[in-house]
Predicted 3D model of a 71-nucleotide RNA (transfer RNA) from a Phycisphaeraceae bacterium. The source organism's lineage runs through Bacteria, Pseudomonadati, Planctomycetota, Phycisphaerae and Phycisphaeraceae. The prediction has a mean pLDDT of 82.
RNA sequence: GCGGGUGUAGCUCAACGGCAGAGCGGUGGCCUUCCAAGCCAUUGAUGUGGGUUCGAUUCCCAUCACCCGCU
Numbered sequence: 001g002c003g004g005g006u007g008u009a010g011c012u013c014a015a016c017g018g019c020a021g022a023g024c025g026g027u028g029g030c031c032u033u034c035c036a037a038g039c040c041a042u043u044g045a046u047g048u049g050g051g052u053u054c055g056a057u058u059c060c061c062a063u064c065a066c067c068c069g070c071u
Base pairs, nucleotide, nucleotide: 001070002069003068004067005066006065007064010024011023012022013021018054025043026042027041028040029039030038047063048062049061050060051059
C1' cells in the first nucleotide's frame, strides 16, 4: 500500500427495512436472626459523518478503532 472481517447496555451476545431484546451486572424492595440463594420492580446501548427510504442496528459511501490475510 491492497483485500477481508468485527464495532449494539458495565461484560458476553441477539435483532425479515417497521416499538433495539436476553443472560450476567448495578439500584430498590420482599424473604431470612444475619449473609448467601430465591422472588418482584427498576436501570442503562446501535463507533463517527453523510446518502437511499414514509421509515435504517439492518442497504450504499466515506472515515475511525481493532483483528486476519497479501505485498

Its Rfam family is "tRNA". Rfam classes the family as a transfer RNA.